This is a predicted structure of a 72-nucleotide RNA (transfer RNA) from a Lachnospiraceae bacterium.
NCBI's taxonomy places the organism under Bacteria, Bacillati, Bacillota, Lachnospirales, Lachnospiraceae.
Its Rfam family is "tRNA". Rfam's curators write: Transfer RNA (tRNA) molecules are approximately 80 nucleotides in length.

Order: sequence, then C1' cells, then structure tokens
RNA sequence: UGCAGGUUGGAGGAGUGGAUGCCUUAUCUGGCUCAUACCCAGAAGACACGGGUUCGAAUCCCGUACCUGCUA
Repeated sequence: UGCAGGUUGGAGGAGUGGAUGCCUUAUCUGGCUCAUACCCAGAAGACACGGGUUCGAAUCCCGUACCUGCUA
C1' cells in the first nucleotide's frame, strides 16, 4: 500500500429483512434459610459512528474509526 475478516448489555456468544433484539455469566430486588451459599421468580443493562435502500435494517449498500490476519 492493497486484500480479507471482525466490532451486539459489565464479560462471552447466537441472531441472512418481519422487530417485544435471544442465551450463558456477572449485578440488583424479592422468595427460600437461623444466616450465607445453592435454588426459584423478577428487574436494569447492548446492535462502533454517520449516511443510503426499504412499508420495515443488528441483518443489504456507501463512507469513517478501531481490531486481527495476509500482502508489498
């Protein structure tokens, strides 16, 4: 320099156009217990950023930023 892949709650992962964004773990609240833990129920918490296409975008397109690999 060019090419390819990636960026989703605090952490790890899933999600190929139909939406109330799912799972595990962590956090908080309640229950259970003499108490803590386990267990049960519930809550809060996220689509890297900016545009575009579409009735509808985490998902498709363009640009930007960052990370990884390859290449010169």